[in-house]
Molecule: transfer RNA
Organism: Caldilineaceae bacterium
Parts: sequence; C1' cells; structure tokens
RNA sequence: GGAGGCGUGGUGUAGCGGUUAGCAUAUUGGCCUGUCAAGCCAAAGGUCGCGGGUUCAAAUCCCGUCGUCUCCG
Repeated sequence: GGAGGCGUGGUGUAGCGGUUAGCAUAUUGGCCUGUCAAGCCAAAGGUCGCGGGUUCAAAUCCCGUCGUCUCCG
C1' cells in the first nucleotide's frame, strides 16, 4: 500500500428497514432471613465508534472516516 471481519448500557452479547433497542451479568433499593449468601420484586444505566447520504421510516442499506483484529504484498 491492497483486501476482509468486528465496533450496541460497567462487562459479555442479540437484534436480516417499522413497537419503548432485548437478554445475561454487575450496580442500587425493597421483600425474605437471627445475620450473610442464595432466591424473589423493582429501579437506574445505551443518543448503537464518528460524520454524511438513501428512505415516509436506518443499530440495520450506501459513502467517508477512526479504532481494533486477520490475510496479501
């Protein structure tokens, strides 16, 4: 230099154009218990890496860009 994969709450991930972006774990509060843990209930936490475009509508499609990984030279 060229080609490709990945980027979504603190962490790990799902989501093949249309709902309020879902699940697990962690965190906080409550219930339970003599206490802790476990269990049960609830809450907060994401502007989907960033910037544009297409569309009535984009995490999803297109372009650029950044980071990371792999391959080729």